A computed fold for a 1443-nucleotide RNA from an uncultured bacterium, annotated as small-subunit ribosomal RNA.

RNA sequence: GAUGAACGCUAGCGGCAGGCCUAAUACAUGCAAGUCGAGGGGUAAGUUAAGAGCUUGCUUUUAACACGACCGGCGCACGGGUGCGUAACGCGUAUGCAACCUACCUAAUACUAGUGGAUAGCCCAGAGAAAUUUGGAUUAAUACACUAUAGUAUCAUAAAGCUGCAUAGUUUAAUGAUUAAAGAUUUAUUGGUAUUAGAUGGGCAUGCGUCUGAUUAGCUAGAUGGCGGUGUAACGGACCACCAUGGCAAUGAUCAGUAGGGGGCCUGAGAGGGUGAUCCCCCACACUGGCACUGAGAUACGGGCCAGACUCCUACGGGAGGCAGCAGUAGGGAAUAUUGGUCAAUGGGCGAAAGCCUGAACCAGCCAUGCCGCGUGCAGGAUGACGGCCUUCUGGGUUGUAAACUGCUUUUAUCAGGGAAGAAAAAGGUCUUGCGAGACAAAUUGCCGGUACCUGAAGAAUAAGCACCGGCUAACUCCGUGCCAGCAGCCGCGGUAAUACGGAGGGUGCAAGCGUUGUCCGGAUUUAUUGGGUUUAAAGGGUGCGUAGGCGGUUAAUUAAGUCAGUGGUGAAAGGUAGCAGCUUAACUGUUAAACUGCCAUUGAUACUGGUUGACUGGAGUGCGGUUGAGAUAGGCGGAAUUUAUGGUGUAGCGGUGAAAUGCAUAGAUACCAUAAAGAACACCGAUAGUGAAGACAGCUUACCAAGCCGUAACUGACGCUGAGGCACGAAAGCAUGGGUAGCGAACAGGAUUAGAUACCCUGGUAGUCCAUGCCGUAAACGAUGAUUACUCGCUGUUGGCGAUACACAGUCAGUGGCUAAGCGAAAGCGAUAAGUAAUCCACCUGGGGAGUACGCUCGCAAGAGUGAAACUCAAAGGAAUUGACGGGGGUCCGCACAAGCGGUGGAGCAUGUGGUUUAAUUCGAUGAUACGCGAGGAACCUUACCUGGGCUAGAAUGUGAGCGCAAUUCCCAGAGAUGGGAAGUUCUUCGGACGUGAAACAAGGUGCUGCAUGGCUGUCGUCAGCUCGUGCCGUGAGGUGUUGGGUUAAGUCCCGCAACGAGCGCAACCCCUACUGUUAGUUGCCAGCAUGUAAUGAUGGGGACUCUAACAGGACUGCCUACGCAAGUAGAGAGGAAGGUGGGGACGACGUCAAGUCAUCAUGGCCCUUACGCCCAGGGCUACACACGUGCUACAAUGGUGCAUACAGAGGGUUGCGAGCUAGCAAUAGUCAGCCAAUCUCAAAAAGUGCAUCACAGUUCGGAUUGGGGUCUGCAACUCGACCCCAUGAAGCUGGAAUCGCUAGUAAUCGCGCAUCAGCAAUGGCGCGGUGAAUACGUUCCCGGACCUUGUACACACCGCCCGUCAAGCCAUGGGAGUUGGGUGGACCUGAAGUUGGUAACCGUUUAGGAAUCAAUUAGGGUUAAACCAGCGACUGGGGCU
Repeated sequence: GAUGAACGCUAGCGGCAGGCCUAAUACAUGCAAGUCGAGGGGUAAGUUAAGAGCUUGCUUUUAACACGACCGGCGCACGGGUGCGUAACGCGUAUGCAACCUACCUAAUACUAGUGGAUAGCCCAGAGAAAUUUGGAUUAAUACACUAUAGUAUCAUAAAGCUGCAUAGUUUAAUGAUUAAAGAUUUAUUGGUAUUAGAUGGGCAUGCGUCUGAUUAGCUAGAUGGCGGUGUAACGGACCACCAUGGCAAUGAUCAGUAGGGGGCCUGAGAGGGUGAUCCCCCACACUGGCACUGAGAUACGGGCCAGACUCCUACGGGAGGCAGCAGUAGGGAAUAUUGGUCAAUGGGCGAAAGCCUGAACCAGCCAUGCCGCGUGCAGGAUGACGGCCUUCUGGGUUGUAAACUGCUUUUAUCAGGGAAGAAAAAGGUCUUGCGAGACAAAUUGCCGGUACCUGAAGAAUAAGCACCGGCUAACUCCGUGCCAGCAGCCGCGGUAAUACGGAGGGUGCAAGCGUUGUCCGGAUUUAUUGGGUUUAAAGGGUGCGUAGGCGGUUAAUUAAGUCAGUGGUGAAAGGUAGCAGCUUAACUGUUAAACUGCCAUUGAUACUGGUUGACUGGAGUGCGGUUGAGAUAGGCGGAAUUUAUGGUGUAGCGGUGAAAUGCAUAGAUACCAUAAAGAACACCGAUAGUGAAGACAGCUUACCAAGCCGUAACUGACGCUGAGGCACGAAAGCAUGGGUAGCGAACAGGAUUAGAUACCCUGGUAGUCCAUGCCGUAAACGAUGAUUACUCGCUGUUGGCGAUACACAGUCAGUGGCUAAGCGAAAGCGAUAAGUAAUCCACCUGGGGAGUACGCUCGCAAGAGUGAAACUCAAAGGAAUUGACGGGGGUCCGCACAAGCGGUGGAGCAUGUGGUUUAAUUCGAUGAUACGCGAGGAACCUUACCUGGGCUAGAAUGUGAGCGCAAUUCCCAGAGAUGGGAAGUUCUUCGGACGUGAAACAAGGUGCUGCAUGGCUGUCGUCAGCUCGUGCCGUGAGGUGUUGGGUUAAGUCCCGCAACGAGCGCAACCCCUACUGUUAGUUGCCAGCAUGUAAUGAUGGGGACUCUAACAGGACUGCCUACGCAAGUAGAGAGGAAGGUGGGGACGACGUCAAGUCAUCAUGGCCCUUACGCCCAGGGCUACACACGUGCUACAAUGGUGCAUACAGAGGGUUGCGAGCUAGCAAUAGUCAGCCAAUCUCAAAAAGUGCAUCACAGUUCGGAUUGGGGUCUGCAACUCGACCCCAUGAAGCUGGAAUCGCUAGUAAUCGCGCAUCAGCAAUGGCGCGGUGAAUACGUUCCCGGACCUUGUACACACCGCCCGUCAAGCCAUGGGAGUUGGGUGGACCUGAAGUUGGUAACCGUUUAGGAAUCAAUUAGGGUUAAACCAGCGACUGGGGCU
């Protein structure tokens, strides 16, 4: 786009079309084929007229009209229906009939004479329920028969001319034989017979075209042909007798399946593909099957006979029927209409005509089934109304000029009035006319239909839906839902912010329709003729020879088949296209034209192709001369090695592996020597070397066979190429028979390995491997690349030959390699050995799986091979390349990563955090590294978020705020308190206000949920060296290049090179602290020198030298030297320097990753709660305790503990504070009180250290848990649940399993000090500070992590990936299957109706014709039987697919 459509929702009108696609299922009822009295005998019914009888409305007679039934003629073979069958001369197209027929019609010629006997009807009598039928008498014809006549008829005989197509045709004339007729009548005509011609309609034959299957390969006996007959309208094996053995088939016979064919219709640019409704042509059929009759025509839809199935009637004896005609019914189905009107028109039958008949036809009815047209109003109208929806919400947007309202119009619908065309005739009349016929005037005839159409009236009045809105694809928001419900054509959507589900608002599209479903074509170049491919995506046969076929060198002549051109015929009409025309337009219709791309005939042309004939040598082949090779087959020979045997020497192991063991060996192995035997394979040469068609071929040699190449140009003269089928060859394994068997070695055995190990490894070892003969016929049989021919830049190897004296050469032919141009290719790549450019032929492919499976067939001894599907299932499978990630891949490098060291953890007790458990609650979060002394830098109340109980509801807090100064504040009572009640109280003022309180109202509040809706902040990879961009260049593209390479560095740091050149974020530097020096300054710090003073002290005067303080400068840059290096740079116990190669430390964290963490710091979208999930209060809990883990502290002791004495820091804090000193207390602390808002006073004692003393290896003078008692302090309050002090108690623990952590120098280790939080403190934590102060690093193999390059990849959620098979369960289709059921087809045998054909003596018949009967043939149907084929079901069973 289309549709004979169906379904869902909806529906105003008209025009034109269309309407059982299924059950060719069964049919009630009515109608669908009759007509002619001008053929006939007649008169049942009827009408009219006249008459008669009379019972006055009946009977009867006659006549006319007319006519039932009957004889006869014509028609019934048309028209109408359906598509069962049919793969066929059925259809289409083009021819032929010299092999034919044709009623009615037209033209022409001739004729139409005599005679006869019947029969229906009618009448009479029967049978039967009926259908129907029997007998008798009688009768007519345009019925039937006989005779006559007859021709251009037919037949026979024979002749001539002409022609052709073989038989032959045609014309002319002759002889003989045979066959006709019908009348009616009004006398005008009309009919009849014969013949010829025409027209029309048919019959037959032929060329070409006409579906699928080869898993259908052979078919055929009237089969193919001949001769002679039969039969027919006619040819013919159509049929028969005889004879011959043919005919068809790979260009697809036969068989099976499906199917009416065409014009056309739909689609498509076309070529094609699909289809065959309506209309037209042809065919076939008429309940199923068979058969003929009649007839011009039938093997007959509304005729007949027989058989069968079914239905109906019946008196049970017997009969009747055929809607695939029009309506209609039932059934089937998703589905398809009225038991309508009229013959008015068109057409048909009959008739002289009037006319009759006509479910053909014309009309109407039903149905949005389709196409076409019209309408449902038009204009104005903004406070942009109400309402709805959305929103960033005192507002805005949208629905929307939409509505209201005002004006206008009236198609359509309604009502009223008018009102067609389609109709012209025929007949009859008049006239003309020789006949056909023609002219004129008048009359009659309309189903549709009072319809179309026209006019008028009133009034916006009567008239809009459907689908969609994620992309494809035009159209977006809200709410609900929460992987549910659902959607979905494909991709896909839905798991709490869904433009995708459902609803709404809005929008988009189409519109009396709109969607959905089915089907067909297109897009699809996705079967490729136009117009595809085959190295790797599906696809080259394993290789050759060769049949058919296809294709084929140069030249001449001829032919004209192909080819081309002209002409003629045909190609029906309708349809389609163009023009014009008719309905108001269109659809629709009419007319004209072109077209119908085809077929046939004919006349030409002759370049090309083909045929025929002749010639040629370039293709091909032969000859001759060289030459090459693991080419093949058969035989002979050889040495090395291995194993075995024998002998000898010799002694304890050998062998084997990652390590072992099995095994061998004191009965003497292994090892070594000698001798012998056997079988198999041929080291070195040896090579991207050679040969062969491929498989393949390797010691040397002989024989024989074959081949290639080169040279030559004697010979043949296109002999060529390819090659479906076919034939041959064909690795390994395997099979068969017979040999052989050294080594190796499936199976098997043992030993190991392992969780297991039916494997990899080891020790043995049978088939086999070898030979001969015969099978098999497959391989990643690969160059994954068919054969042949021609053409198309170069460079460089190599083999064989030729040229040449030559190892020179730029030569040449044939092979075999590498690189490459153009070109090709999706790319990788190919590139004269093409995957380039062309030609010929063959083979093969058409999404993945199922499956190279099943079934069938062929081959094979078997194994198996060849051929080779479908159901079902998926939306992919696949190729090449790219970027990453990954690898028990490779290379390079780094890091306390390992190693080398030091000290720990893991064992104990305690502290602390977590899990778990418990609980009313043990609030919440953090969970590998990157949670676990984490949020928390302070849980007794508070904190606090949790639990229990008691209370409040515009609320505990804040802002605006009328008003008030009764407020605030203090006290009392109740209560656990919150709270409630009561009393006292009455602010300041510069009068502006301040302060306090405060009704109503507006803004509440939530540590409730979502860190996977977010911002911000943070962890980690990682202080790792990376991550990118612009322009250019390369690539179809993803992308690449730069950023890779060679060096170097801590570093993508720098240098060199380079299709790259630059740049950015990172690195480094700039900042801070620290190490040195200088300058400036000198208090609260310092004190060398001067002075004063004390028991003593920078205490004082003074000083700036020093330390120090705190500001500014300097200093370090591989700058210098040596060596190496192109450079960058590296090395050097170098020099100098306080410091040396980044001096040490800090801050600083690229692009990004982990949906990492945090909604409980804060902020925030959405959701949720609102007398509660908010707020207040008391008490409790967060501190529980069988247990498990992390992080720590203290220890286990003598490098130590204890006691006494004694020395040296830094950085901090302090007024609700630090608190000297003195006093009390054993002490925690208390009392008193100086100083200090701090370089001034104070915390403050530093400790390890050092000196002296003691302890002597022990559960201790180690260790301090736990517990008892007594106290101190903080605080409203130390019970749950604080810290500290004293006395007493004195647990585990004697250096810690597997495993594991930190650290490379002022580091580890060790020692103490301070601070934050804080009333106090569970701090052994955290953050800082200084004191003392090591050991070790060979090195980068390994573990972990990381960086760069490279490689493989079936991974991309990226190896914590992907993914294979069995098993378990469910579902689905399918193979096999003992069997069983059904179907169509053919064969054989038996039987055999009707009919036809042929034969025949009995019976009938004037004994004639004939009939009856009977026989034979044929045959539908029926029965029996064996087999093949196709389906269904089937216990069980096999694999397959999906989940």
The sequence is in RNAcentral, with records from ENA and SILVA.